A computed fold for a 71-nucleotide RNA from a Parcubacteria group bacterium, annotated as transfer RNA. Rfam family: tRNA. Rfam classes the family as a transfer RNA. From the family's description: Transfer RNA (tRNA) molecules are approximately 80 nucleotides in length. Model confidence (mean pLDDT): 85 of 100.

RNA sequence: CGGGCUGUAGUACAGCGGUAGUAUUCACGAUUCGGGUUCGUGAGACCUGGGUUCGAUUCCCAGCAGCCCGA
Numbered sequence: 001c002g003g004g005c006u007g008u009a010g011u012a013c014a015g016c017g018g019u020a021g022u023a024u025u026c027a028c029g030a031u032u033c034g035g036g037u038u039c040g041u042g043a044g045a046c047c048u049g050g051g052u053u054c055g056a057u058u059c060c061c062a063g064c065a066g067c068c069c070g071a
Base pairs, nucleotide, nucleotide: 001070002069003068004067005066006065007064010024011023012022013021018054025043026042027041028040029039030038047063048062049061050060051059
């Protein structure tokens, strides 16, 4: 320098244009004599900018970051 992949709760991952979900974590409550386990409720996220579209996490362009390949 060129090419490819990835970017979503604190963490690990889903999500084929129409409500953003699972596990874990955290807070509160129930269960217990107490703790743990278990159960319930709640909090918490779409890398940045632009474009297409009635509508974008999703499609397109540019950028940024990480990983891989080539030179």